[in-house]
Predicted 3D model of a 66-nucleotide RNA (Fluoride riboswitch aptamer (crcB RNA motif)) from a Bryobacteraceae bacterium. Taxonomically the source falls in Bryobacteraceae (Bacteria, Acidobacteriota, Terriglobia, Bryobacterales). The sequence was found by an Rfam model in a public genome assembly.

RNA sequence: GAAAAUGGUGGCGGUGGAGUCCGCCCUGAACCGCCGUCUGUGACGGCCGAUGACUCCUACCGGAUG
Repeated sequence: GAAAAUGGUGGCGGUGGAGUCCGCCCUGAACCGCCGUCUGUGACGGCCGAUGACUCCUACCGGAUG
């Protein structure tokens, strides 16, 4: 100096916050949704969803009742 492993910390998992769990990454990283068309690493159009999963809160949308 390089590589690997372990521990701690941090970041990330398509729109907000929190708890628990899971996964990924080590900064030229993880991550930055899907479909169709043009034919290309982008542009245009459309669609679902506040979760990575579960729960709660908030925002938004629809329906019913008072």
The prediction has a mean pLDDT of 77.